[in-house]
Context: one part of a larger RNA
RNA sequence: GGCACAGGGCGGAUGCCUUGGCACUAAGAGCCGAAGAAAGACGUGAUAAGCUGCGAUAAGCUUCGGGGAGGAGCAAAUAUCCUUUGAUCCGGAGAUCUCUGAAUGGGGAAACCCGGCAGAGCACACCUCUGUCAUCCAUACGCCAAUCCAUAACGUAUGGAAGGGAACCCGGGGAACUGAAACAUCUAAGUACCCGGAGGAAAAGAAAGAAAACUCGAUUCUGCAAGUAGCGGCGAGCGAACGCGGAAGAGCCUAAACCGGAAUGCGUGCAUUCCGGGGUUACGGACUGCAUGAAUGAUUCUUAGAAGCUAACAGAACGGUUUUGGGAAAGCCGGCCGCAGAGGGUGAAAGCCCCGUAUGUGAAAGCAGAUGAGACUGAGCAGGAUCCAGAGUACCACGAGACACGAGAAACCUUGUGGGAAGUCAGGGGGACCACCCCCUAAGGCUAAAUACUACUUAGUGACCGAUAGCGCAUAGUACUGUGAAGGAAAGGUGAAAAGGACCCCGGGAGGGGAGUGAAAGAGAACCUGAAACCCUGUGUCU
Numbered sequence: 001g002g003c004a005c006a007g008g009g010c011g012g013a014u015g016c017c018u019u020g021g022c023a024c025u026a027a028g029a030g031c032c033g034a035a036g037a038a039a040g041a042c043g044u045g046a047u048a049a050g051c052u053g054c055g056a057u058a059a060g061c062u063u064c065g066g067g068g069a070g071g072a073g074c075a076a077a078u079a080u081c082c083u084u085u086g087a088u089c090c091g092g093a094g095a096u097c098u099c100u101g102a103a104u105g106g107g108g109a110a111a112c113c114c115g116g117c118a119g120a121g122c123a124c125a126c127c128u129c130u131g132u133c134a135u136c137c138a139u140a141c142g143c144c145a146a147u148c149c150a151u152a153a154c155g156u157a158u159g160g161a162a163g164g165g166a167a168c169c170c171g172g173g174g175a176a177c178u179g180a181a182a183c184a185u186c187u188a189a190g191u192a193c194c195c196g197g198a199g200g201a202a203a204a205g206a207a208a209g210a211a212a213a214c215u216c217g218a219u220u221c222u223g224c225a226a227g228u229a230g231c232g233g234c235g236a237g238c239g240a241a242c243g244c245g246g247a248a249g250a251g252c253c254u255a256a257a258c259c260g261g262a263a264u265g266c267g268u269g270c271a272u273u274c275c276g277g278g279g280u281u282a283c284g285g286a287c288u289g290c291a292u293g294a295a296u297g298a299u300u301c302u303u304a305g306a307a308g309c310u311a312a313c314a315g316a317a318c319g320g321u322u323u324u325g326g327g328a329a330a331g332c333c334g335g336c337c338g339c340a341g342a343g344g345g346u347g348a349a350a351g352c353c354c355c356g357u358a359u360g361u362g363a364a365a366g367c368a369g370a371u372g373a374g375a376c377u378g379a380g381c382a383g384g385a386u387c388c389a390g391a392g393u394a395c396c397a398c399g400a401g402a403c404a405c406g407a408g409a410a411a412c413c414u415u416g417u418g419g420g421a422a423g424u425c426a427g428g429g430g431g432a433c434c435a436c437c438c439c440c441u442a443a444g445g446c447u448a449a450a451u452a453c454u455a456c457u458u459a460g461u462g463a464c465c466g467a468u469a470g471c472g473c474a475u476a477g478u479a480c481u482g483u484g485a486a487g488g489a490a491a492g493g494u495g496a497a498a499a500g501g502a503c504c505c506c507g508g509g510a511g512g513g514g515a516g517u518g519a520a521a522g523a524g525a526a527c528c529u530g531a532a533a534c535c536c537u538g539u540g541u542c543u
Stems, first nucleotide, its partner, number of pairs: 001542009015528001016493002020465002022462007029454002031164002039100003042055003046078001050074002061094006070082003105114003115133007135161008168199001169197005179186001183233001209216002220247005230238002251446003254390001258277008282424001284388003287383004297376001300375005308367003312361003318334004323330001335352002337341001343355003395419007405431001426441005480487002500527001503514004
C1' cells in the first nucleotide's frame, strides 16, 4: 500500500411530517384620497434589538353588544399590576392619530428649516401652543390701467380637481426579434411598450341596419355556419358575413315648427340670446277640431322595511381490562348515539375524552336593501291648407386609415387638404356604376342585463407540491451585490412533556467521563431517520 471483515468519524441523501405554497369553485366586495390616501420615517413597553400593534390619549382611550376566569402580543424568566364592581379576549360605533408623502403658507438634500395673520399662555415684547394661509377650474360678486365709456388685470366667497390602486376596459401613439427556410410587400401585430381617461365593470346600443322571403327588427356574449366565402410576393399566412340555436332583454330624452316670458344690441323696430311649455317619427309632429289624468317607469325624491352580513349560543352517545406498552385512542369483553361515522387534537390508531360537525337559536350598533306606499313622469281620435324634422354636413377630387378585403371592379365606415348640395315631388343604402324594385331617415344625446377581470374578504375543493419540490420567500423583497435603474439568496423537524443534564471528576477553555431525567441520550440542543462519496482505527491476509 491492496483486499476482506468489524467498528467509528464526516456528510445530509432517503423515509415520515407540515406551520407554507399552487390551482380552482361558490358567494361577497370591487375602490381609497385635501374630513390629507397608498407608502413610509421616528417614536411608543418596568426591563425592549427585531416583528406585530398603536401614535405625545402611543401593545393603547370611550361607548354599545358578546363572553365568563383568568390576564398584561410573538416570548421564556423576574418585578409590578389588572380582574365576578366582569378584566384579558371577540364584534359594532366613536375619540386620539407626531413628521414625511398629491403635500397644499414659503423653502428643501423626503421624514427637516423658516414665516404671515388671528387667538391663548402673561399686563406688553421675546418665546411656546392652537387655528389658518398653495395652485388650477367653475359659479357669484367686488374693485379697477393704458383710455372717455368699457375691458384686461387684481381681490373675495362657495363648490370641485389633484395623488394612489392587481387585473379587466376605452382612447392617443406604436416597435423589433421572428415567419416567409434569404428578403423588401406581407407576417409577428395594432402585439410588447409609452401616454391619457373611466368604472365596478368598461365599451356598444334603439337602424340613413341586415337582407332578398309570405322578410327580420337596439346592443353585447356564445354554439354552429367555417377554416367555408374570400384576401394573399395567390407565398408565408390572414380569415369574415348571411342564416340557425342559446344567454339576456328595455327602451328613452332632445334640436326644429308653434305658444308664453325675460334680457341684450349707441341704430326704436327689428334681430339675437336665454328660460318655460310643446314635440320626437318614416304614411311623424306643429296647426285646427274632439276627448283625457288612464297603462308604464330602469332613473329621481320621500317613507316603511324582510332575508342576509359584521361577535356568538345550545348541541347526542362508553365503560371495564392483573392484555401489550413509557403512554391506549390498539387488542379482548360488554354497551350506546346518529338530521352528528366532515375534520382536527389528545403520550399510538377515539362516532360516544376535548374542539367541533348535523340541526336549531341569536344583535344594542353598523352595513345592506328584497318588497310595499306616496310624489313625480307619462296615453288617444280625426282633418290635410300651411310650417318643421340636426350644413361647411352629405357628396366629389386628391392623400391616408379602418373594414377578413394588401388599390383591386372596391362599395360601406373614419377624415388631412380643396371644392361643396338637396331640404319630403327630399335624402342615404342594397359591394364600381345606371335603371326598376326593396330597406332606412345621417350630420344631437342617454340607457340596466347577459360579457371581462380578481389586489381584497369568507367558505370550501384537489388522481396539486411536500423543504434542490411548492410562490423568489414554511416567509424575505431580508442578508448580500450594484453609483444607479436593478439583481437577489440560503436557511424547517430534541422530546409526549424541558423533565434542556443538580452534583462529582479531567481540562485554561472547548470538550469529555460518571451521576441524574427520559420509553429511548447510539433523542443532549452541531439534537427524528441518518444512504453514498471521503477520512480513520482494529483484526486477518497478500506484496
Predicted 3D model of a 543-nucleotide part of an RNA (large-subunit ribosomal RNA, domain I) from Blautia faecis. NCBI's taxonomy places the organism under Bacteria, Clostridia, Lachnospirales, Lachnospiraceae, Blautia.